Source information:
This is a predicted structure of a 1466-nucleotide RNA (small-subunit ribosomal RNA) from an uncultured prokaryote. Model confidence (mean pLDDT): 81 of 100. Rfam family: Bacterial small subunit ribosomal RNA. RNAcentral holds the sequence, with entries from ENA.
C1' cells in the first nucleotide's frame, strides 16, 4: 500500500463499479430455444355463392428444412502438448457465407399425422387401414468438365524429406427435386478456390516432495493388415529387446492455465474476482446415436445414489443458465421491467423467440464528487473543569446577538441525448444496390439537465493522545479491575487502567480482525554468509559435471548490430476528448508489451575444428633430510613375581589415619632366574605424513617430498556432487598375552550423606594376529587450487657467492615451520607473502532459541549404535565480541592493634544497667550484625508520661488576633480520691495634659483548635557506617565504530592521587597538606584577686605588710622548625638513612575538619512537612498504678577473688571544673549520715576542698581469712506535698558466691596500656554511666606466611538486585501437544480372481441369442493416508514444594568433546 472481505460504533445526497471466496451441498415455484405454411391434413374469420365449393387472411399437432455443437453457467476433475507462446500439417476436415465453373431429365416404393379396433392409473404403446413432399428410393439418362486407382518405373516444374504440383495413355468409378412464390429472386446438384472453424504433431516455458530411486511388456522399434477426416501401437498379427531415469524417471500431495491483477526503484514476490482467450464439467460412472461439428448443461441408452407420482402392475426428475429456497457459514442482493438499443437463432420479409443483453430495486462493499453554513460579534456571558481558590486560567470567536449565501434535500414548473435501422410512401441515382424526404419505434423515465420558490432551517461521527506516534489534566481504582501492535503500564499521588475536561487526526466514515506484498540485503540474480555470532565435509583418490594456459587459420553455438513477421483485444503509460470536476468513458498509423521465429551481417571474446608453442603439468638424470608404513631380529634401564643368603619388626599409605602386608621372617639389602609392555638422555616454537597419527637399536620390503641440472611429452590440468578407500580412543567377535597401569566391584577413609575426590586390592580392558566399528572440542574450532600484494628476526634441509688454514661468520636463492608488523580487511577480538587482505574457478555448509541431532520411515552393523532427519508445541531471546564495575576457597604490590610480640581484660562469682524473652489490665515507642542492646534518656517516687483502670470536659487543657465586659492576681468555707462543682469575702499595678491610655488577669463571642494517631518505602533536616580510607571528577585535546579509554597507568617515593621522573597528553576542581584551636621552648607588652629573688618590717607560723614585677603565672602579641645544615644513599629528582644545632627533627603530641557515593542505614517520638485517619475522641484534665514485674538468654559495666594485698597511725604532692532558688568556712554537738552556725564569695581573692595511689612505722601469714562484700534484721540521717510498690546515705549486726575463670572473644604501640583519685553536667534527692581532670606510670613490635578490613594493578567470570549472585538434574503436583501400543473405523489407488447392463466394432447364427473388450458390483491376500485406543516414553510450561550442588572464580576433584561401564539426581 492492497482488499469479492467481516465485525463494532455512526450514518445527508448522488455518479461509476462489485456482489456465495463456504456445501461441483439440496432443490418447490416461474422462465432461459426456437423458428420456417414449402408438404398432407385439421381448425377459425371474411368476401362470392342457395350449396358444394372459391379466393384471402390467421391459428395449429404432424411430416420436412436450419438451428440447438452458439451464447449463458461453474472450476470438481488436470501437474497434462490442458495452457502461455513459436513453428509444421506435403497426415488433415470445415454447415452456413464470398468468388469461378457445370448442370437442375426421368421413374418408384413407402409412411407420420388421419380414421378403426386395442392396452394402461400414467408415462405412453399395440393391430390394421389411407396419404403428400425439397422425406426416401433406381442395378434410369446425361460425362470428361469431376474424384478415385494402378500401370506405362512416361515427360515437365518444384521442395529439407517422405514427396508435391502440372499433363499424356490406359483402368475403375461416381449427381441432381425444375422445389418456392409477389416474376423479380430465393433454393439444389456437382468441381476447384478463398474466408471462418476445428483435428493433429513439434521445439521453449509451467508448483511442492528424494522420509517417492529405479519405472516399462502394447512396453520401445520394425513388417503386413485394420481402423480414422486425418499421422501414429490407434488395434491386430508377426519378429526384435528395446525405452524412461539424479537436468529427477517412476510414486505422492496441491493446483484450471493466460492476458492480467496487488506490491516493490527494479529484479523479484504473491496472486489468477469482476471483463477477455483457452481448456474442463453438467446429479456419479460408462456408451454409442444424430450431425458440418457432440461422445451433446435444459438429447438418448445402460448401471449408480437421491427426490418425487404410483390403481404397486410401472413411471417421472436433474438450477455449476436468471431470479428464489434450505442448508454451510464471520459472509455475499429481485421469484423486478424491457427487447426501446447492441447481439444471436430462424424465416424472402413482416416478424416471432433471446434471464444474452439493455435498465431498475437491495448493500458506505470499493472509487470518486459534494453537503452539514459564511462574515463580524468580548459582558472574554452562564455552565463545566483546572489550580498556587479575595482570585485566575480553560472550553473560546465557541455561544448568545447582528448581516449574508442558497449547493444538496423539500415542494412547483418545463425536460432530453440515447433512434440509427427495417417497414410503408416518395424523389434522385452510375437500378440485386446507393443517396434524400415524409411517417414510425423508449424498458430506463414521476429520470439526468433547466427554470424559479421558501428556509440557517432536517444533514457528524469515529479512534486516540507512555516512547514509537501528532495530541495532557484532575478525579476514581489499588498487581483488584483491567490495558497493551512491540517494549510495557497497574502493589495510595497511574499523562499507559475506568470516567471527565481539554487536545490530535481522519471525516460519511471511523476502528478492530484476516489476506498479500514492502520495509525484510531476513533466501542475498540484482544483493549475504561460513576462525569466535548459524554455517568448511575427520582427510583422500577420483567419476559425471563445472571452470580452464599460449599463436595463426576456419566456423558462427553462444554474443553484438540492422530488417520482416508475431507478441488478440481490454488492463497500465502518454497526447487530445465527452460526462459541471472526478471517478468512468471514447480517440489515436502514439508508446510498451524486455519473448519466439525467419533473416542480411560482424567477427573480439566464448565454443567448435585444423596445425603449431612451452611458462602450466609430467618424465628423464644427479644429490639430499626425515618419530613416513609394513615385517622381522636384537638391545639395555625400570618394574612384577620366583628361587637363595644377609637381617629384624616393622613396612606401606595420609591432610591426619585406617583397610592392607609382616615372627609362617615382611620392608631393606645381595646373587641368579622368567616374564610382560614401554622405549629415559639426545628431544628442540625441530622432522615426516592427507588426516587419524609417527620416537631404542639394526635389516629387508615400500610411499611421498625437496634441490640442482640436461634433454623429451605438448594442456596431458583444476576441483569434484554420487562412489571408493583410510580414519585417535572406547566398543564388539574369535583366539592368545597378561609385568605394570586398571571402568566395574569390595574394603579402609571423609561427610549430614560420600553410590565421588584420598587410600589399599582388582576384574574387563590396555597389547598380539584376523574381522567389525566409522566416531571425537577428528581444531589452525580456518575446504581445495591459482595469481599478485611492504618488510624485520629466528629455526629445518638443498644449492650458489665471496672469504678463510678451518670451525664460524656474511650476502644470496628455493622449499619447510616460526615471532613481530605496514597496507588492507574485520562488529570486535585478531588476521596480515602459511591472510581472515585483493581477485579467478570448483565443492560442502548455514538461514531465531528451545523442542532436537529427537520422533516416524530409509538404509548401514553381531551389537553398541551411525548417516539421513522432521512436526507439534513453546519462547522474545538465544548467541558473539568488546567496555565499566561487583566477586573469586586467582596472582602481585601496599596499608591499618589486622595478625605476630607484649601488657591488661571480657566469658565463671555478686551485684548495677540495658536488650531479649515470659507475665501483666498496661509493662508505652523506637534503635537490631559489625554500625541496636550503661542506646534516644545530661539522671521514671509524684510530674516526666506517650502505657493501664477508673473519674470528667467538649469550640475544648495551652498559643494567637479582634471585639465586648469585668477586675489586679489573691484569700477563706463546703464537698470530692483529685480534676472540679458551690458558696462567701475583698476592690486597682504603672503612667497621666485627669479625658484617659499600657500591662496583666477573668469571663462571653468569633477567627483559627488539637492529635507522642499511621506511612523514614512520599519528605525537608539531621545522624550513623565504610573511613580521616585516598580517592571522586570535569574541560579541552587525542584514541576507539561504540560502550568507553587516555589523563588517574608506569619507574621511585610518601601518611596521602605526597611529591619526582617518564608518558597524547595539558590543565582544573572536590578530597590530602596547610590556614584554625590546644599543648611543647623562648621573647615582648601588662601586673591584679597571681607571684617572692633581691631590700625593708613582722608572726608561733603564714606574702601577712612595705615594696618590687626579676621568677613562676595569667593573657595578648610574636619568635622558633623549613629536610634549612653536613655526610652516604638514590636517576644529578624526589626522596631515604646518619648527624650537628636545638626546648622540639622530619606532618613534634593531640584536636577541630569527613570528597563522589554506599546501606529506600536511622529518625513523621526534637523539628519541619506531603497524603491518609481521629473529631462528646486516637482530642484534653485528674487520681492511682505501670514503664522499677521474674524461670530464663545476651551485651555493658562496678567490686572481688588478696600479700606488688587488708586494716591503723604518720607524712607529701595535682589539674579541670562549679558556685546565688547557689557554694558554703571558722566555731559547738553526733560514734557517722548530719545538725546547728552564718565569716567570706556574683569568684586567679571566698567556698566547694582532706586529692589518693605514693612514702614511713606497726600489724595480719596463706586461710573462703583481719580477703570479699552481696543478702538481711534492727536503728537512723537527707532531699520532697509525698520515699509502700519505687531514692540515696548512716551506724550497729549478718557475712553469700568468689581462691583467677570451658569453647570463645576484647583494648591498647608512650606520658599510651595499666593504676590512682578530682571535677562536672543532668538534678529538690539520686550514677558503678557519661563527660572532663591531673597523679604514679610500664612491657613489646623479630616481622607480614595466616585472620579481618581497606587501597592500587593484573587476571577469570555465564555476576550486574552484582557471590546473601547466578544456575543444574530427578522426585511430587496442574495443564499442552507430541512418539510407540494388542487393536479397532474411515479413505484411497490397484493387481489376481467372479459375475458382467447398455453400446460400437468384428465374428457365428434363419432368428432368439452367444464370443472377445470395457462400467458399476462382489471378493483373498496385501500396498499408501488418515482417526480412535487400555496401557506406557520422553518433551515443553507452571510467584514462592523435596534432594542434593553438577556448572559459572583455580567454583573449591579445571572444564569440555567421543565412548565404555556404573549410582536417587544433578
Nucleotide at each position: 500500500g492492497u482488499u469479492u472481505a467481516a465485525c463494532g460504533c455512526u450514518g445527508c445526497c448522488g455518479g461509476c463499479g462489485u456482489g456465495c471466496u463456504u456445501a461441483a451441498c439440496u432443490c418447490a415455484u416461474g422462465c432461459a430455444a426456437g423458428u420456417c405454411g414449402a408438404c398432407g391434413g385439421a381448425c377459425c374469420u371474411a368476401u362470392a355463392g342457395c350449396a358444394a365449393u372459391a379466393u384471402a387472411g390467421g391459428u395449429u399437432a404432424g411430416u420436412g428444412g436450419c438451428g440447438a455443437a452458439c451464447g449463458g453457467g461453474u472450476g470438481a476433475g488436470u501437474a497434462a502438448c490442458a495452457c502461455g507462446u513459436g513453428a509444421c500439417u506435403a497426415a488433415u476436415c470445415u454447415g452456413c457465407c464470398c468468388c469461378g465453373g457445370a448442370c437442375u431429365g426421368g421413374g418408384g416404393a413407402a409412411u407420420a399425422a388421419c380414421g378403426u379396433c386395442g392396452g394402461g392409473a400414467a408415462a405412453c404403446u399395440g393391430a390394421c387401414g389411407c396419404u403428400a413432399a425439397a422425406a426416401c428410393u433406381c442395378g434410369c439418362a446425361u460425362a470428361u468438365u469431376g474424384a478415385g486407382c494402378u500401370g506405362c518405373u512416361g515427360g515437365g516444374u518444384u521442395g529439407c524429406a517422405u514427396g508435391a504440383c502440372c499433363u499424356g495413355c490406359g483402368c475403375u468409378u461416381g449427381a441432381a427435386a425444375g422445389g418456392a412464390u409477389u416474376u423479380a429472386u430465393c433454393g439444389g446438384u456437382c468441381c476447384g478456390g478463398g474466408a471462418u472453424g476445428a483435428g493433429g504433431u513439434c521445439g521453449c516455458g509451467c508448483c511442492c516432495c528424494a522420509u517417492u530411486a529405479g519405472c516399462u511388456u502394447g512396453u520401445u522399434g520394425g513388417u503386413a493388415g485394420g481402423g480414422u477426416a486425418a499421422c501414429g501401437g490407434c488395434c491386430u498379427a508377426c519378429c526384435a529387446a528395446g525405452g524412461c531415469a539424479a537436468u529427477g524417471a517412476c510414486g505422492g500431495g496441491u493446483a484450471g492455465c493466460u492476458g492480467g491483477u496487488c506490491u516493490g526503484a527494479g529484479a523479484g514476490g504473491a496472486u489468477g474476482a469482476u471483463c477477455a482467450g483457452c481448456c474442463a464439467c453438467a446429479c456419479u460412472g460408462g456408451g454409442a446415436c444424430u450431425g458440418a461439428g457432440a461422445u451433446a448443461c435444459g438429447g438418448c441408452c445402460c448401471a449408480g445414489a437421491c427426490u418425487c407420482c404410483u390403481a404397486c402392475g410401472g413411471g417421472a426428475g436433474g438450477c455449476a443458465g436468471c431470479a428464489g429456497u434450505g442448508a454451510g457459514g464471520a459472509a455475499u442482493a429481485u421469484u423486478g421491467c424491457g427487447c426501446a438499443a447492441u447481439g444471436g437463432g430462424c424465416g424472402a420479409a413482416a416478424g416471432c423467440c433471446u434471464g444474452a443483453c439493455g435498465c431498475a430495486g437491495c448493500a458506505a462493499c470499493g472509487c470518486c464528487g459534494c453537503g452539514u453554513g459564511g462574515g463580524g460579534g468580548a459582558u472574554g456571558a452562564a455552565g463545566g473543569u483546572g489550580g498556587u481558590u479575595u482570585c485566575c486560567a480553560u472550553u473560546g470567536u465557541a455561544a448568545a446577538c447582528c448581516c449574508c449565501u442558497g449547493u444538496a434535500g423539500g415542494g412547483a414548473g418545463g425536460g432530453a441525448c440515447g433512434a440509427a435501422c427495417a417497414g410503408g410512401c416518395u424523389g434522385g441515382u452510375u437500378u440485386u444496390g446507393c443517396c434524400g424526404g415524409c411517417u414510425g419505434u423508449g424498458a430506463c423515465g414521476g429520470u439526468a439537465c433547466c427554470u424559479g420558490u421558501a428556509g440557517a432551517g432536517g444533514a457528524a461521527g469515529c479512534u486516540c493522545c507512555g516512547g514509537c506516534u501528532a495530541a495532557u489534566u484532575c478525579c476514581g481504582u489499588g498487581c483488584c479491575a483491567g490495558c497493551a501492535g512491540c517494549c510495557g503500564c497497574g502493589g495510595u499521588a497511574a499523562u499507559a487502567c475506568g470516567g471527565a475536561a481539554g487536545g490530535a487526526g481522519c471525516a460519511a466514515g471511523c476502528g478492530u480482525u484476516g489476506u498479500u506484498c514492502g520495509g525484510a540485503a531476513u533466501u542475498a540474480c540484482u544483493g549475504g554468509g561460513c576462525g569466535u555470532a548459524a554455517a568448511g565435509g575427520g582427510c583422500g583418490c577420483g567419476u559425471a559435471g563445472g571452470c580452464g594456459g599460449u599463436g595463426u587459420g576456419a566456423u558462427u553455438u553462444g554474443u553484438c548490430g540492422g530488417a520482416a513477421g508475431u507478441g488478440a483485444a481490454a488492463u497500465c503509460g502518454u497526447g487530445c476528448g465527452g460526462c459541471u470536476u472526478a471517478a468512468c468513458c471514447g480517440u489515436a498509423u502514439c508508446a510498451a508489451u524486455g519473448g519466439c521465429u525467419u533473416u542480411c551481417g560482424a567477427a573480439a571474446c566464448u565454443g567448435u575444428u585444423c596445425c603449431c608453442c612451452u611458462u602450466g603439468a609430467g618424465u628423464u638424470c644427479g644429490a639430499g633430510a626425515g618419530a613416513g608404513g609394513c615385517a622381522g631380529a636384537u638391545g639395555g634401564a625400570a618394574u612384577a613375581c620366583c628361587a637363595g643368603g644377609u637381617g629384624u619388626a616393622g613396612c606401606g599409605g595420609u591432610g591426619g589415619a585406617a583397610u592392607g602386608c609382616g615372627u609362617a621372617g615382611a620392608u631393606a639389602u645381595c646373587u641368579g632366574g622368567u616374564a610382560g609392555a614401554a622405549c629415559a638422555c639426545c628431544g628442540g616454537a625441530g622432522g615426516c605424513g592427507a588426516a587419524g597419527g609417527c620416537g631404542a637399536u639394526c635389516u629387508g620390503c615400500u610411499g611421498g617430498c625437496u634441490c640442482g641440472a640436461u634433454a623429451c611429452u605438448g594442456a596431458c590440468g583444476c576441483u569434484g556432487a554420487g562412489g571408493c578407500g583410510c580414519g585417535a580412543a572406547a566398543g564388539u567377535g574369535u583366539g592368545g598375552g597378561u609385568a605394570g597401569c586398571g571402568a566395574a566391584c569390595a574394603g579402609g577413609a571423609u561427610u549430614a550423606g560420600a553410590u565421588a575426590c584420598c587410600c589399599u586390592g582388582g576384574u574387563a580392558g590396555u597389547c598380539c594376529a584376523c574381522a567389525c566399528c566409522g566416531u571425537a572440542a577428528a581444531c589452525g574450532a580456518u575446504g581445495g587450487u591459482c595469481a599478485c600484494u611492504a618488510g624485520u628476526c629466528g629455526u629445518c634441509g638443498g644449492g650458489g657467492g665471496a672469504u678463510u688454514c678451518g670451525a664460524c661468520c656474511c650476502c644470496u636463492u628455493c622449499g619447510g615451520u616460526g615471532a613481530c608488523g605496514c597496507a588492507g580487511c574485520u562488529a570486535a577480538c585478531g588476521c596480515a607473502u602459511u591472510a581472515a587482505g585483493u581477485g579467478a574457478c570448483c565443492c560442502a555448509c548455514c538461514u531465531g532459541g528451545g523442542g532436537a541431532g529427537u520422533a516416524c520411515g530409509a538404509u548401514c552393523g553381531c551389537a553398541a549404535g551411525g548417516u539421513u532427519g522432521a512436526a507439534a508445541c513453546u519462547c522474545a531471546a538465544a548467541g558473539g565480541a568488546a567496555u565499566u564495575g561487583a566477586c573469586g576457597g586467582g596472582g602481585g604490590c601496599c596499608c591499618g592493634c589486622a595478625c605476630a610480640a607484649g601488657c591488661g581484660g571480657u566469658g565463671g562469682a555478686g551485684c548495677a544497667u540495658g536488650u531479649g524473652g515470659u507475665u501483666u489490665a498496661a509493662u508505652u515507642c523506637g534503635a537490631u550484625g559489625c554500625a541496636a542492646c550503661g542506646c534516644g534518656a545530661a539522671g521514671a517516687a509524684c510530674c516526666u508520661u506517650a502505657c493501664c483502670u477508673g473519674g470528667g470536659c467538649u469550640c475544648g487543657a495551652a498559643g494567637u488576633g479582634c471585639a465586648g465586659u469585668a477586675u489586679a492576681a489573691a484569700c477563706c468555707c463546703a464537698u470530692g480520691a483529685a480534676a472540679g462543682u458551690g458558696g462567701g469575702c475583698u476592690a486597682u499595678c504603672c503612667c497621666u495634659u485627669c479625658g484617659g491610655g499600657g500591662a496583666a488577669u477573668g469571663c462571653u463571642g468569633u477567627a483559627u483548635a488539637g492529635g507522642u494517631g499511621c506511612u523514614g518505602c512520599a519528605u525537608g533536616g539531621c545522624u550513623g557506617u565504610c573511613g580521616u580510607c585516598a580517592g571522586c571528577u570535569c574541560g579541552u585535546g587525542u584514541c576507539g565504530u561504540g560502550a568507553g579509554a587516555u589523563g588517574u597507568u608506569g619507574g621511585g617515593u610518601u601518611a596521602a592521587g605526597u611529591c619526582c621522573c617518564g608518558c597524547a597528553a595539558c590543565g582544573a576542581g572536590c578530597g590530602c597538606a596547610a590556614c584554625c584551636c590546644u599543648u611543647g621552648u623562648c621573647c615582648u607588652u601588662a601586673g591584679u584577686u597571681g607571684c617572692c629573688a633581691g631590700c625593708a618590717g613582722g608572726u608561733u607560723a603564714a606574702g601577712c605588710u612595705g615594696g618590687g614585677c626579676a621568677c613562676u603565672u595569667u593573657a595578648a602579641g610574636g619568635a622558633g622548625a623549613c629536610u634549612g645544615c653536613c655526610c652516604c644513599g638514590g636517576a644529578u629528582a624526589a626522596c631515604g638513612g646518619g648527624g650537628a644545632u636545638g626546648a622540639a627533627g622530619g606532618u613534634g603530641g593531640g584536636g577541630a575538619u569527613g570528597a563522589c557515593g554506599u546501606c529506600a542505614a536511622g529518625u513523621c517520638c526534637u523539628c519541619a512537612u506531603g497524603g491518609c485517619c481521629c473529631u462528646u475522641a486516637c482530642g484534653u484534665c485528674c487520681a492511682g498504678g505501670g514503664c522499677u514485674a521474674c524461670a530464663c538468654a545476651c551485651g555493658u559495666g562496678c567490686u572481688a577473688c588478696a600479700a606488688u594485698g587488708g586494716c591503723c597511725g604518720g607524712u607529701a604532692c595535682a589539674a579541670c571544673g562549679g558556685g546565688a532558688c547557689g557554694c558554703a568556712a571558722a566555731g559547738c554537738c553526733g560514734c557517722g549520715a548530719g545538725g546547728u552556725g552564718g565569716a567570706g564569695c556574683a569568684a586567679a581573692u571566698c567556698c566547694u576542698a582532706u586529692a589518693a595511689a605514693a612514702c614511713c612505722g606497726g600489724u595480719c601469714u596463706c586461710a573462703g581469712u583481719u580477703c570479699g562484700g552481696a543478702u538481711u534484721g534492727c536503728a537512723g540521717u537527707c532531699u520532697g506535698c509525698a520515699a509502700c510498690u519505687c531514692g540515696a546515705c548512716u551506724g550497729c549486726a549478718u557475712g553469700a558466691a568468689g581462691u583467677u575463670g570451658g569453647a570463645a572473644u576484647c583494648g591498647c604501640u608512650a606520658g599510651u596500656a595499666a593504676u590512682c583519685g578530682c571535677g562536672g553536667a543532668u538534678c529538690a534527692g539520686c550514677a558503678u554511666g557519661c563527660c572532663g581532670c591531673g597523679g604514679u606510670g610500664a612491657a613489646u613490635a623479630c616481622g607480614u606466611u595466616c585472620c579481618c578490613g581497606g587501597g592500587c594493578c593484573u587476571u577469570g567470570u555465564a555476576c550486574a538486585c552484582a557471590c546473601c549472585g547466578c544456575c543444574c538434574g530427578u522426585c511430587a503436583c496442574g495443564c499442552c501437544a507430541u512418539g510407540g501400543g494388542a487393536g479397532u473405523c474411515g479413505g484411497u489407488a490397484g493387481c489376481g480372481c467372479c459375475c458382467g447392463a447398455a453400446g460400437u466394432c468384428a465374428c457365428c447364427a434363419a432368428a432368439a441369442g452367444g464370443u472377445c473388450u470395457c462400467a458399476a458390483g462382489g471378493u483373498c491376500a496385501g500396498g499408501c493416508c488418515g482417526a480412535u485406543g487400555a496401557c506406557u516414553g520422553g518433551g515443553g510450561u507452571g510467584a514462592a514444594g523435596u534432594c542434593g550442588u553438577a556448572a559459572c572464580a583455580a567454583g573449591g576433584u579445571a572444564g569440555c568433546c567421543g565412548u565404555a561401564u556404573c549410582g536417587g539426581a544433578a